Source information
This is a predicted structure of a 75-nucleotide RNA (transfer RNA) from a Gammaproteobacteria bacterium. NCBI's taxonomy places the organism under Bacteria, Pseudomonadati, Pseudomonadota, Gammaproteobacteria. It matches the Rfam family "tRNA". Gene Ontology term of the family: triplet codon-amino acid adaptor activity.
RNA sequence: CGGGAUGUGGCGCAGUCCGGCUAGCGCGCGCCGUUCGGGUCGGCGAGGUCGUGGGUUCAAAUCCCUCCAUCCCGA
Numbered sequence: 001c002g003g004g005a006u007g008u009g010g011c012g013c014a015g016u017c018c019g020g021c022u023a024g025c026g027c028g029c030g031c032c033g034u035u036c037g038g039g040u041c042g043g044c045g046a047g048g049u050c051g052u053g054g055g056u057u058c059a060a061a062u063c064c065c066u067c068c069a070u071c072c073c074g075a
Base pairs, nucleotide, nucleotide: 001074002073003072004071005070006069007068010027011026012025013024020058029045030044031043032042033041051067053065054064055063
């Protein structure tokens, strides 16, 4: 320098292909119940605005463009 992949709560991921429900799941966290206490189990809850900026659209995590970060391949 060229090509490709990934980026979504604290962590790991799904959702994207084919735009449309209030953005979900597991773990973790907080509170309550259970227990002598802890764990387990059960219930409730907080936490995101989807890497950045822009565009298209009635409507964007999803489509288009730019840039950034990490990883892989090639020179």